[in-house]
RNA sequence: GGUGUGGAUCAGGGCGUCGCUGUCCGCGAGGGCAGAGGAAAGUCCGGGCUCCACAGGGUGCUGGGCCUGGUAACACCAGGGCGGGGUGACCCGACGGAAAGUGCAACAGAGAGCAAACCGCCGAUGGAUCUCCGGAUCACAGGCAAGGGUGAAACGGUGGGGUAAGAGCCCACCGCCGGACUGGCAACAGGACGGGCACGGCAAACCCCCCAGGGAGCAAGACCAAAUAGGCCGGCGCACCGCGCAAGCGGCGAGGGUUGACCCGACCGAGCCGGCGGGUAGGUCGCACGAGGUGGUUGGUGACAUCCAUCCCAGAGGAAUGACGUCCCACGACAGAACCCGGCUUACCGAUCCACCACGGCC
Numbered sequence: 001g002g003u004g005u006g007g008a009u010c011a012g013g014g015c016g017u018c019g020c021u022g023u024c025c026g027c028g029a030g031g032g033c034a035g036a037g038g039a040a041a042g043u044c045c046g047g048g049c050u051c052c053a054c055a056g057g058g059u060g061c062u063g064g065g066c067c068u069g070g071u072a073a074c075a076c077c078a079g080g081g082c083g084g085g086g087u088g089a090c091c092c093g094a095c096g097g098a099a100a101g102u103g104c105a106a107c108a109g110a111g112a113g114c115a116a117a118c119c120g121c122c123g124a125u126g127g128a129u130c131u132c133c134g135g136a137u138c139a140c141a142g143g144c145a146a147g148g149g150u151g152a153a154a155c156g157g158u159g160g161g162g163u164a165a166g167a168g169c170c171c172a173c174c175g176c177c178g179g180a181c182u183g184g185c186a187a188c189a190g191g192a193c194g195g196g197c198a199c200g201g202c203a204a205a206c207c208c209c210c211c212a213g214g215g216a217g218c219a220a221g222a223c224c225a226a227a228u229a230g231g232c233c234g235g236c237g238c239a240c241c242g243c244g245c246a247a248g249c250g251g252c253g254a255g256g257g258u259u260g261a262c263c264c265g266a267c268c269g270a271g272c273c274g275g276c277g278g279g280u281a282g283g284u285c286g287c288a289c290g291a292g293g294u295g296g297u298u299g300g301u302g303a304c305a306u307c308c309a310u311c312c313c314a315g316a317g318g319a320a321u322g323a324c325g326u327c328c329c330a331c332g333a334c335a336g337a338a339c340c341c342g343g344c345u346u347a348c349c350g351a352u353c354c355a356c357c358a359c360g361g362c363c
Stems, first nucleotide, its partner, number of pairs: 001359001004356007012328007020035006037334001041345002044343005049217004061213005066080005081095001082093004096208002101206002103202002118148002120144003125141002127138004156174006175197001176195003181190003221285004231276006240251004256268004292311005298305002329332001
């Protein structure tokens, strides 16, 4: 210098005018203050909170699965291990069990699981033929997994010995298996020594092992509570006329009353008042002080924790956060709360900073 890797931060800004939501002050007019995000998103995990259910155990179902820590908890985070990729910084990993059982393996191939003779090699031994009796030929019985070929995969690799040809049959090295012991909290690593080698792959197939999980969700749920219509309780009344102090009795039997002179007609003619209770409309709470933000101390590699100081930071319920003007610049992306919090994932114009890697040039 141009690349690359990991991490962090910001997410147009200033002023003016008019609005919107919340809150405070004010009798009022009005004024002060505050007003979306790093993802508010997807609703994929984990918790708080609320209501319901609940002796205990087993089975089932669902999810998780290297180790140790962190945390309210997690499938998250930190550190570590192992495996894979990259020259490297670094990145990626559903990373328990295949010597419990059942099962699966297309195509190709002779053969795909206590393996197999297609090409091939041999044919020592037995057999056949020939013979100069030394043997030769054939490849019938049979032997062979070394070579070729198929395949994702063919029952350790290379070299030597050995053999009829071969073969861990034997040997050396590499690999593999077991492993006292050592280091580490652990995952795991190293490994004296022993073993010719047995135990192929797939569990994102069933399965086995270990761990976790009750259900529904703020339209959760709680409180106040109108009109109307039901429910319960209490009081008064149940016509009109006459008598009686009254209980009541008599007339009349929807008979009566109002209107009107009267008849018809019309209207009224048995309820009214109060209280209680549940639910509805409506209102209030839940609902914004919280596993809270910022700065620092201490402990820790770190995630994080402790303590101190300081700050109050949207809260609607048709649902606010906008519009216009002007100026500046790097010319502005993805996108908008709805009970709250911790994560993950996804979307995103660009800008800045820190640490590190390899390469090239110069001193």